[in-house]
RNA sequence: UGUAUCUCCUUGGGGUGCCCGUCCGGGCUGAGAGAUCUUGCUGAGAUCAACCCAUCGAACCUGAUCCGGAUCAUGCCGGCGGAGGGAUUGCGAGAUGACGAGCG
Numbered sequence: 001u002g003u004a005u006c007u008c009c010u011u012g013g014g015g016u017g018c019c020c021g022u023c024c025g026g027g028c029u030g031a032g033a034g035a036u037c038u039u040g041c042u043g044a045g046a047u048c049a050a051c052c053c054a055u056c057g058a059a060c061c062u063g064a065u066c067c068g069g070a071u072c073a074u075g076c077c078g079g080c081g082g083a084g085g086g087a088u089u090g091c092g093a094g095a096u097g098a099c100g101a102g103c104g
């Protein structure tokens, strides 16, 4: 000097399912399944919180009212998937390595 890699700040992206019931409680998986409000109302939207992700991008969406397997049930698991899309700056630390300088 600074690669792999890592922390933090800032900015942004995202999802919120399934089952039971005495209706706000319980159970399943998971990092996360939450609260409040509005409304043209059983649909849609907004705000906040936690969590995750930010191009080295499987966070998340489309395909999908998909396919196979399990389950009381569900993106629960796998396929799909070397398919497509998808959201920031900055400071700092920094092995190995490279270059240069000094000393021996």
Stems, first nucleotide, its partner, number of pairs: 001097001005093002008090001011054004017028005034048006060085003066079004
This is a predicted structure of a 104-nucleotide RNA (TPP riboswitch aptamer (THI element)) from Microvirga pakistanensis. It matches the Rfam family "TPP riboswitch aptamer (THI element)". Rfam links the family to the GO term thiamine pyrophosphate binding. The organism belongs to Microvirga, within Bacteria. The prediction has a mean pLDDT of 76. The sequence was found by an Rfam model in a public genome assembly.